[in-house]
């Protein structure tokens, strides 16, 4: 100083073929057990890293920048 990859619930990711924002665990509630684990419903929980573009419509495309990781100099 160039390129790449990744940032998405509290954690670990998935959705990136432009059209409803998801899952496991972890909390919470209730079942179920004599109790706790274990097991079984359920709701809850999100400025999709920030800004701008382009679209009717962007997590998803372009462009700037941020923060972590790498290769290479």
């Nucleotide at each position: 100083g160039a390129c790449c990859c990744a940032g998405u619930a509290g954690c670990u990711c998935a959705g990136c073929u432009g059209g409803c924002a998801g899952a496991g665990c972890a909390g919470c509630a209730c079942c179920c057990u004599u109790u706790u684990a274990a097991g079984g419903u359920g709701a809850c929980g999100g400025u999709c890293c920030g800004g701008g573009g382009u679209u009717c419509g962007a997590a998803u495309c372009c462009c700037c920048g941020c923060u972590g990781g790498g290769u290479c100099a």
Annotation
Transfer RNA from an Oscillospiraceae bacterium, 73 nucleotides, folded computationally. Its Rfam family is "tRNA". By type it is a transfer RNA. Taxonomically the source falls in Oscillospiraceae (Bacteria, Bacillati, Bacillota, Eubacteriales). Its mean pLDDT, the model's own confidence on a scale to 100, is 80.